This is a predicted structure of a 76-nucleotide RNA (transfer RNA) from Candidatus Viadribacter manganicus. RNAcentral holds the sequence, with entries from ENA. Taxonomically the source falls in Candidatus Viadribacter (Bacteria, Pseudomonadati, Pseudomonadota, Alphaproteobacteria).
[in-house]
Order: sequence, then structure tokens, then C1' cells
RNA sequence: GCCGCGUUAGCUCAGCUGGUAGAGCACCUGAUUUGUAAUCAGGGGGUCAGGGGUUCGAGUCCCUUACGCGGCACCG
Repeated sequence: GCCGCGUUAGCUCAGCUGGUAGAGCACCUGAUUUGUAAUCAGGGGGUCAGGGGUUCGAGUCCCUUACGCGGCACCG
């Protein structure tokens, strides 16, 4: 340098054929307990990596940039 895959909550990840952004864990509150843990109930938390485009409507489609991973090439 070329190609492919990935980037969504604090973490690990879903999200179909474009139509109100979700789960588990973690965190907070309450119940239960002598107390802790466990269990149960409830709650908060998102610029969907950045920018642009298409569309009535984009996490999803297109272009571009950045970062990560893998492969290939170059390295007299």
C1' cells in the first nucleotide's frame, strides 16, 4: 500500500426485509435477613466511533475519515 471483518449502555454482546434502541452482568433504591451474601421487586444510564449523502423515516443502505483485528504485497 491492497482486501476483508469489526466499532451500539461501565463490561460482554443482540438488533430480521429501513419504522419508538435492547438483553445479561455491573451500578442505585427497596423488601427479606441479627448482619453480610444469596434471592425477589423496582430504577437510572446511549451523539449507535466522527463527518457527509439517500429517504417521509437510517444502528441498519451509500461515500469518506479514524481506530482495532486478520490476510496479502513491499522491504534493493